[in-house]
Order: sequence, then structure tokens, then C1' cells
RNA sequence: UAACAUUCGUGUUUGAAUUCUCGUAUAAACUUGGAAAUAAGGUCCAAAAGUCUCUACCAAACUACCGUAAAUAGUUUGACUACGAUGAAUGACGACAAAACG
Repeated sequence: UAACAUUCGUGUUUGAAUUCUCGUAUAAACUUGGAAAUAAGGUCCAAAAGUCUCUACCAAACUACCGUAAAUAGUUUGACUACGAUGAAUGACGACAAAACG
């Protein structure tokens, strides 16, 4: 911790919250620093950055590329979070504050 009705048992309506779907944000991007591996490998840590935005910034598969060096690239599929919206279910269950207990 709503309104109305009530035979005081409760009922109805609405709101909060939750779930499903959709929209917006972000491209689950981009840019650096440090360390690590080396064709049976291609990784890890950190920073910065992007959103009228909190959070997140990964995973898997496939393809390519690098002839042993220091550097990776592409494709596909799959989320979370914030806000908003329609419908449905539910329905005072919610939110905040304080106190007590654990």
C1' cells in the first nucleotide's frame, strides 16, 4: 500500500510488477597499450570509444590468410540491458523509506 459495491465472506474496476511480441539505442562496432601462441597456432589482460542511455561489448560454426614471422581478415547464427508501444494473462501482490531479525 487505489476506487466503487458489499450480505463484511468478498466481488468488480484500475494501477504497479511480471511474461510474450515489436520499436528505439549499438554496428554485441571502431581505436590503442601490454603480454602470449605459431599452420595441432592465431590467445589473454587493460584502457579508450560509440548510445538524448544504465548495463553489456561476448559465444559457436565455417571460410580465408600468414611457410614460422608478427600480424590477422571475412561470413553466418545466437543475447543481455535501458527506454517506449499494442495485445493477452495476472492483479494491490508493487515502489520507496525506517526499524528489527538473520
This is a predicted structure of a 102-nucleotide RNA (Purine riboswitch aptamer) from Sporosarcina sp. NCCP-2716.
Model confidence (mean pLDDT): 78 of 100.
Of the family's consensus pairs, 89% are formed in the model.
It was read from a public genome assembly, where an Rfam model found it.
Taxonomically the source falls in Sporosarcina (Bacteria, Bacillati, Bacillota, Bacilli).
It matches the Rfam family "Purine riboswitch aptamer". About the family: Riboswitches are metabolite binding domains within certain messenger RNAs that serve as precision sensors for their corresponding targets.